[in-house]
RNA sequence: GGGCGUGUACCCAAGUGGCCAAAGGGGGCAGACUGUAAAUCUGCUGGCAAUGCCUUCGCUGGUUCGAAUCCAGCCGCGCCCA
Numbered sequence: 001g002g003g004c005g006u007g008u009a010c011c012c013a014a015g016u017g018g019c020c021a022a023a024g025g026g027g028g029c030a031g032a033c034u035g036u037a038a039a040u041c042u043g044c045u046g047g048c049a050a051u052g053c054c055u056u057c058g059c060u061g062g063u064u065c066g067a068a069u070c071c072a073g074c075c076g077c078g079c080c081c082a
Stems, first nucleotide, its partner, number of pairs: 001081007010026003018065001027045006046054003058074005
């Protein structure tokens, strides 16, 4: 330099253009249980003025009524080729 794959919440990780603030696991917080702790179980875990609204899937653009998802460029990482 070329080809392929990959980038998602604190971490891992799933995610068909609309049913996504986004499964599941870990971690964290609160509660139940326990003499205490561990284990186990339950709830919560982006923000707010909270039946809703706003923002977010590497970055910047584009397509679309609508994008984590499709397209382009760029950046990082992995593998292969040279």
Transfer RNA from a Planctomycetota bacterium, 82 nucleotides, folded computationally. Its Rfam family is "tRNA". Gene Ontology term of the family: triplet codon-amino acid adaptor activity. It is annotated as a transfer RNA. It was read from a public genome assembly.